[in-house]
Small-subunit ribosomal RNA from an uncultured prokaryote, 1450 nucleotides, folded computationally.
């Protein structure tokens, strides 16, 4: 910084990404050099070789070799050295480490000072015999040497002791200086010890401890000390984290990071620890000793079975382990160490090489030219474009590699492993030499194909169910480049532990209040000091690293000299303002003392009335009581009701008020009492006495527990009656625990102001409560303190909102938090009688989960209007019967589509062939139709007959007809034929890839916009608001002002009138006729063009002077005059690939074309839409009168004739205001009288008409015969406000025929509207909201299966630790030491003495052992909850008043 919660905002919060980093490992690739690095895992076992040895200038012996003196070797004695150098990090939480100080102590080898260095003596190994044992390794006797051991002398210094003294060295060799011994003194240099300070988490470890703390003494040590022993005291450590347990080398540094931090301790470098495990010491200057040594253990090995070897965490290597880490290499030349006088000699220290791309650097895989923009690959709108100057070609170069020469420094007089290395020089030739990730957003970088929620992909969001820039190839771009990716890890970013740099009304976060302890922190003047604080001095802070400036490898990496840095820490001077200590003032903070005041503050006693309910008595009579309705219930044994009297037991009406009083929780009748705090005054006194407050300790409602009381009313549990689909609930009637008193316990609430306490500051204004003051004092005004509220400024806030009662500035002291879920649960602790509280986690799983605002959408939320929406009507549907269209079923086939309104007499304005798309069968392959290209013909094509066949179709046939233009050529156009293949076709699939068109909501008054202003923001204003209207129509008002699309006009039609124009219309008046039929008119009617008219225009009323709106008058018509065309931004992935376009996808002798027949017309059955009835407002006969719209030439057909008809013959007129369908019927009169009828007409029988190729599946009409169901229709529903609605009849599109349908038309002609509660739909404000696919939402819990972590859980295994006892190696120490005993001592000598050894003995101790704890960890039948899973089960708990508001504790 981004990207992720949301319809969209903001905000909080996580979660992921981009950086850099690595001892790194794996995938795919791989020229070269320089410079580093390389077992992070099993301190796991080790074969083998090598890592420490060395001195003849300390001895003595033995070999050898020349040879008479050296040479060289050997084990041995003896010196130094094996305590450095290498390796490792298992232990350690510790003076171990870093840093800074100390003292009480030791230092072989160096250096420097100033001394000695003199005289004995006794052994001892090799060695030589004899011997033991498989070995290892001994033994006994005998012999000898020293710079090996002892003795005396001396003692300038040095020790002890304390004025007396005592004690203690020495080594010689070579022989030339010089090398050595010895004591002593200070030195460097290194070692040990003390200490300040700092060093990792857990309190779900809180107490730890007897050598423990101290003191005296003694002992030990190279020194201080309880280091150790006796005594003696009873102390030491701990909330500033003792003690357990875990986990870990510790620094310098490293990576990171702006820093501060954070993480980390390979390689280098200082320090520590360890050397198979465990435990000792022992030599020595130094060790409790990696390649030394006793012991015990485990393990491996040799082995005569008696015994014995051994310790790679050194270098190499091996097997194991593991994602993973090299050579059994050369060399002491260099650098450095041991020994040596040296010369040398060791030296897996270290110097080189060798593997490894591990890493970091640095070169190279060419370079310039090259346009036909080659081929070849991909895409394509078929024009191209793109890989691409890239390649080929032509013209240079030779860096690295390669061949050959010449050849350094690293070394000094001399010696070079590396190494014939680097580096020069000559040659040849583009020649040997590029990969790997990515290309949806974050994040640079697109497109075809393949697949088709498959197969995959993902780092977070997510991508993939037929057009995937997100899988897989390709092609083509992006980054990086001898390396690229992926995985891991650590820090970033993350202000996401916040010191630097968060919060905590509502998001995660105030302890329920209080008192208070340690703590932190603390008012004003002045003195002393200087803790802290500042500024300086000096010491330190190892080097390397990091950084800066040079310098050396051609350059970098690298490597190197100088500086700065090292922010610490110690010292040491100085300053005093602040803060600390001290001692001392002060009064403003606290307190206290007088004077007064107001209260539901606490406790205890006493006491009043009203109701409830029960008892007892009159009265009185049948219901009461209860619900939405009921019943359960009480009542003739007399209830409800009413009237008196009596008992009890809670509770305290009105007064009552965002009033009052408490530190909350709370507190309400009046009184008596005891009792706490608070407010005002007045200012006596005290003089910071103050403020918070971890643990502590007290209060702490409601349940609830226990013991005892009391129980009037309520009333968990419970019964029962309702309500439901079920009601283990609401809803009734009951009822017991409780509620209530005393005592004692729990300690928890949504204990809320969801706001911890104190302290000062900071604009106002209106209410209330207690007090005080000043005014003309009962009131009123100002004004002042202390509470309590309401609105508001600045500020603050994510926003709501807080706002002197702050969520505003500021200071202090407490708690809290750190995604959600698991979960305030497990464990484990405290606490409790019990519930259960208190403290509190993992694992696992999600990518959100959350505040607050917006706008929508819903609400069985509110308000306002509207619409045949419902209410008044008035006819239907639903019930028969038949006609249609669906659904099933059926069927070869019963083509397809349409599916709530908004499919279903719909597409279909008409299926018997055809339509036709189904289904059999039979045929056709460039096609039934359209381009192109070649090849024949000049044609085609109509007509007649025939034959096969179901028919396409297939073979014959008669006749009629003989293409246009021309440069005369089958040239060109143009028709057929049959060929070729590109394509043709396709009612095949996707209406969820589209395009047009259409339905719906709805002809509802709605959607939007530009500028402005508000708001971080989504959005909000406008468009709310008050009236009005059919209308976002219109007016007032307003941070708005405008404008769009929609409403209304504007079109079209009826409706009065008026002009013009009269033919096919019309005929008043004048003729005429059978008839307007003719002349004649054109007034009238009617046709069709123009016009007029109406606008709330004019009067009243009302309304806000306003829109309007109610009434009237004139008018043909009046507030939109009736109809009607018109359909805003949308919404339903609404319908349609079968109208038609069209994009992908199938099918190509077929899914395509032809035919003939069949089906679309099937029928237990279920809906829709109609038609026709059930009759008397009818039927049937008779009579008759008025209409309009609209069709007519493959047409409408007068009349005339026959037929009962339906038609049929013949035939006038009319392409039509003329002819002509054309008869209008509802009506009228006259009959039938309530019946399954003179009703109804299905249904079937028969005869027959029309149309047509052709009425069998399957057409429609007549006639005669038949004469079903149906007597007015269950829930339920539907349509209409007026020329409507009901009823009549007519016409017309398509169409050969065929209507109960569907367009139109006109006749007759009503009934009804109080009104808006209520059902549906819609519209406009508010309101909730956990919804946003938007209520047909979203969501909760049991149960059932699946996986995954987890608690309990008889037990079981194994670490670890405690105490008590038992054994008690080696070993040092104490004792003893009758055994042995060279050095000194006494003795002439025997021998004695003494140091001294072996051996016993005592404690101390490793291993190990027994019983018993404590802790921690791995399995565990079985068992408990959680957690996750497209479509399971049962409800409906919560979000709308979520249908009983919901939450919280119990």
């Nucleotide at each position: 910084g981004a990207g992720u919660u949301u319809g969209a905002u903001c905000c909080u919060g996580g979660c992921u990404c981009a950086g850099a980093a690595c001892g790194a490992a794996c995938g795919c690739u791989g020229g070269c050099g320089g410079c580093a690095g390389g077992c992070c895992u099993a301190a796991c076992a080790c074969a083998u070789g090598c890592a420490a040895g060395u001195c003849g200038a300390a001895c003595g012996c033995c070999c050898u070799g020349u040879u008479u003196a050296c040479a060289g070797g050997g084990a041995g004695u003896g010196g130094c050295a094996g305590a450095c150098g290498g390796g490792u990090g298992a232990g350690u939480a510790a003076c171990g480490c870093g840093u800074g100080g100390g003292a009480a102590c030791c230092u072989a080898c160096c250096g420097a000072g100033a001394g000695g260095u003199c005289u004995g003596g006794a052994a001892u190994a090799a060695c030589g015999a004899c011997u033991g044992g498989a070995a290892a390794c001994g033994g006994u006797c005998g012999c000898u040497a020293a710079u090996a051991c002892c003795g005396g002398a001396u003692a300038c210094g040095c020790c002890c002791c304390a004025u007396g003294g005592g004690g203690g060295a020495a080594a010689g060799a070579c022989c030339u200086u010089g090398c050595g011994c010895u004591a002593u003194u200070g030195g460097a240099g290194a070692a040990g010890c003390c200490u300040g300070c700092g060093u990792c988490g857990g309190a779900u470890u809180a107490g730890c401890u007897u050598g423990u703390u101290g003191g005296u003494g003694a002992g030990g040590u190279a020194a201080u000390g309880g280091c150790u022993c006796a005594c003696c005291a009873a102390g030491g450590c701990g909330a500033c984290g003792a003690u357990c347990a875990g986990u870990a080398g510790c620094u310098g540094g490293u990576c990171u990071g702006a820093g501060a931090g954070g993480a980390u301790g390979a390689u280098c470098a200082g320090c520590c620890a360890c050397a198979c495990u465990g435990g000792g010491a022992c030599u020595g200057a130094g060790a409790c000793a990696c390649g030394g040594c006793c012991c015990a253990g485990a393990c491996u090995c040799c082995u005569a079975c008696g015994g014995g070897a051994g310790g790679c965490a050194g270098c190499a290597g091996u097997g194991g382990g593991g994602a993973a880490u090299a050579u059994u290499g050369g060399a002491c030349a260099a650098u450095g160490g041991g020994g040596g006088c040296a010369a040398c000699c060791c030296u897996g220290a270290u110097c080189c090489a060798g593997c490894c791309a591990u890493g970091c650097c640095g070169c190279g895989u060419g370079a310039g030219u090259g346009a036909a923009g080659a081929a070849g690959g991909c895409c394509u709108u078929c024009g191209g474009g793109u890989u691409g100057u890239a390649a080929a070609g032509c013209u240079c170069u030779u860096u690295c590699a390669g061949a050959c020469g010449u050849g350094a420094a690293g070394a000094u007089g001399a010696u070079g492993u590396c190494u014939g290395u680097a580096a020069c020089g000559u040659c040849a030739g583009a020649a040997g030499a590029a990969g790997c990730c990515c290309c949806g957003g974050c994040u640079a970088a697109c497109u075809u194909c393949g697949u088709g929620c498959c197969a995959g992909c993902a780092g977070c969001c997510g991508c993939g169910g037929u057009a995937a820039u997100a899988c897989g190839a390709a092609g083509g771009g992006g980054g990086c480049u001898a390396g690229c990716g992926u995985u891991g890890u650590u820090c970033g970013g993350a202000a996401u532990c916040a010191c630097u740099g968060g919060g905590c009304g509502u998001a995660a976060a105030g302890c329920g209040c209080g008192c208070g302890u340690a703590g932190g922190c603390g008012g004003c003047g002045a003195u002393c000091u200087u803790u802290g604080u500042c500024a300086g001095u000096g010491g330190u802070g190892a080097a390397a690293u990091c950084c800066c400036g040079g310098a050396g490898c051609u350059c970098a990496a690298c490597u190197u000299c100088g500086g700065a840095a090292u922010u610490g820490c110690c010292u040491u001077u100085g300053a005093u303002a602040c803060u600390g200590u001290a001692a001392g003032a002060c009064u403003u903070g606290a307190g206290u003392c007088c004077g007064u005041g107001a209260g539901a503050g606490g406790g205890u006693g006493g006491u009043g009335g009203a109701a409830u309910u029960c008892c007892u008595a009159g009265u009185g009579u049948a219901g009461a009581g209860g619900u939405g309705a009921a019943a359960u219930u009480c009542g003739u044994a007399g209830a409800u009701a009413u009237u008196a009297g009596g008992a009890a037991g809670a509770a305290c009406a009105c007064c009552a008020g965002u009033g009052g009083c408490g530190a909350a929780g709370g507190c309400g009748g009046c009184u008596c009492u005891c009792u706490g705090g608070c407010c005002c005054g007045g200012u006596u006194c005290u003089g910071a006495c103050g403020c918070u407050g971890a643990g502590g300790u007290g209060c702490g409602a409601a349940a609830g527990c226990g013991u005892g009381g009391g129980g009037a009313g309520c009333a968990c549990a419970c019964a029962g009656g309702a309500u439901u689909a079920g009601a283990u609930a609401c809803c009734c009637u009951g009822g017991u625990a409780g509620u209530c008193c005393a005592c004692g316990c729990c300690g928890u609430a949504a204990a809320c102001g969801a706001u911890g306490a104190a302290u000062g500051c900071u604009c106002g204004u209106u209410g209330u409560u207690g007090g005080g003051c000043a005014g003309u004092a009962u009131a009123c005004u100002g004004u002042u303190c202390a509470g309590u509220g309401g609105c508001g400024c600045a500020g603050c806030u994510a926003a709501c909102g807080c706002a002197u009662u702050a969520a505003g500035c500021a200071u202090u002291c407490c708690g809290c938090c750190u995604g959600g879920g698991g979960a305030g649960u497990a464990c484990g602790g405290u606490c409790g009688c019990a519930a259960g509280a208190c403290u509190a986690a993992a694992a696992c799983u999600c990518a959100a989960a959350g505040a607050a605002a917006u706008u929508g959408a819903c609400g069985g939320g509110g308000g306002c209007c509207c619409g045949c929406a419902c209410a008044a009507g008035c006819g239907g549907u639903g019930g028969a019967g038949c006609a249609u269209g669906u659904g099933g079923u059926u069927u070869a086939a019963u083509u397809c589509g349409a599916a709530g309104c908004a499919a279903c007499g719909c597409g279909c304005a008409g299926a018997a062939c055809c339509u036709u798309a189904c289904c059999a069968g039979c045929c056709c392959u460039u096609g039934a139709c359209a381009u192109c290209c070649g090849g024949g013909u000049c044609g085609c094509g109509g007509u007649u007959a025939c034959c096969g066949g179901a028919g396409a179709c297939g073979g014959u046939u008669u006749c009629c007809u003989u293409c246009a233009g021309c440069u005369a050529g089958g040239c060109u156009g143009g028709a057929u034929c049959g060929g070729u293949g590109a394509c043709a076709g396709g009612u095949g699939c996707u209406g969820c890839a589209u395009g047009g068109c259409u339905g719906u909501c709805g002809u509802c008054a709605g959607c939007u916009c530009g500028u402005g202003u508000c708001g971080u923001g989504a959005g909000a204003u406008g468009u709310u608001g008050g009236g009005u209207u059919a209308a976002g129509u219109c007016c007032c008002g307003c941070a708005a002002c405008g404008a769009g699309c929609g409403c209304a006009a504007c079109c079209c039609u009826c409706g009065c009138c008026u002009u013009u124009a009269g033919u096919u219309g019309c005929c008043a008046g004048c003729a005429u006729u059978u008839a307007g039929u003719u002349g004649g008119g054109c007034a009238c009617u009617c046709u069709a063009g123009g016009g007029a008219g109406a606008c709330u225009g004019c009067c009243g009323g009302u309304g806000a002077c306003a829109a309007g709106c109610c009434g009237g008058a004139g008018g043909a018509a009046g507030g939109c005059g009736g109809g009607g065309a018109u359909g805003a931004c949308g919404u339903c992935a609404a319908g349609u690939c079968c109208u038609c376009a069209u994009g992908g996808c199938c099918c190509u002798u077929a899914u395509g074309g032809g035919u003939u027949g069949g089906g679309c017309u099937a029928c237990a059955c279920a809906c829709g839409u109609g038609c026709u009835a059930c009759a008397a407002u009818g039927g049937c006969a008779a009579c008759u009168a008025c209409a309009a719209u609209g069709g007519g030439c493959u047409g409408c057909u007068a009349g005339c004739c026959g037929g009962c008809g339906a038609g049929g013959g013949u035939g006038a007129g009319c392409g039509a205001a003329u002819c002509u369908c054309u008869a209008a019927a509802a009506g009228u009169u006259g009959u039938c009288u309530c019946a399954g009828u003179u009703c109804g007409g299905a249904u079937u029988g028969u005869u027959c008409u029309c149309u047509g190729c052709a009425a069998c599946u399957c057409g429609a009409g007549a006639g005669c015969a038949u004469g079903a169901a149906g007597u007015c229709g269950g829930a339920a529903u539907u349509g209409c406000u007026a020329g409507u609605a009901a009823u009549c009849g007519u016409a017309g599109a398509a169409c050969a025929g065929c209507a109960u349908g569907c367009u139109a038309c006109g006749g007759u002609g009503a009934a009804u509207a109080c009104g808006u509660u209520c059902c549906c739909g819609g519209g406009c404000c508010u309101u909730g909201u956990a919804c946003a696919c938007a209520c047909c939402g979203c969501c909760c819990g049991u149960c059932a299966c699946a996986c995954c972590a987890u608690g309990g859980g008889a037990g079981u295994u194994g670490g670890u630790u405690u105490g008590a006892c038992c054994c008690g190696a080696a070993g040092a120490u104490g004792g003893u030491g009758c055994g042995c005993c060279a050095a000194c001592c006494c003795g002439c000598a025997a021998g004695g003495g003494g140091c001294g050894c072996a051996g016993c003995c005592g404690g101390c101790c490793a291993c190990g052992g027994u019983a018993a704890g404590g802790u921690c960890a791995g399995c565990g039948a079985c068992u408990g909850g959680g957690g996750u899973g497209a479509a399971g089960u049962c409800g409906u708990a919560a979000c709308a008043a979520g249908g009983u508001a919901g939450c919280c504790g119990u």

The RNAcentral record of the sequence draws on ENA.